[in-house]
Molecule: c-di-GMP-I riboswitch aptamer
Organism: Pseudomonadota bacterium
RNA sequence: CCGUUCAAAAAGCAAACCCGCCCAAAGGCGAGGACGCAAAGCAUCCGGUCUAAGGGUAUUCCGUGCCGAGAGGUAUUGGGGCAUCUAGGAUAGCGGUGCUGCCGGU
Numbered sequence: 001c002c003g004u005u006c007a008a009a010a011a012g013c014a015a016a017c018c019c020g021c022c023c024a025a026a027g028g029c030g031a032g033g034a035c036g037c038a039a040a041g042c043a044u045c046c047g048g049u050c051u052a053a054g055g056g057u058a059u060u061c062c063g064u065g066c067c068g069a070g071a072g073g074u075a076u077u078g079g080g081g082c083a084u085c086u087a088g089g090a091u092a093g094c095g096g097u098g099c100u101g102c103c104g105g106u
Stems, first nucleotide, its partner, number of pairs: 012037002017032001019030004035093001041099003045096003048091003054086004059081004063076005
């Protein structure tokens, strides 16, 4: 000087929870707080997962139009409920990937 990188040292980050704010939600931001993390630093390129405002589909209720003596049937580009599908939203502390970073024993 190069390679390798156990341990140690000096630092770092901050889960749950609580308070405040943003948000349709998932979730995010700030302060407190530590479950943990060798990248739990940064970045949505790939996959997974979460949410569904908006949009789609089905069904149901009300209203309205038409047929009918009525019961009822039918239409609806009106309003509401339930279910379900969907990301352009979210998750980097779910992985992959890319970039950057502390120490330096034998």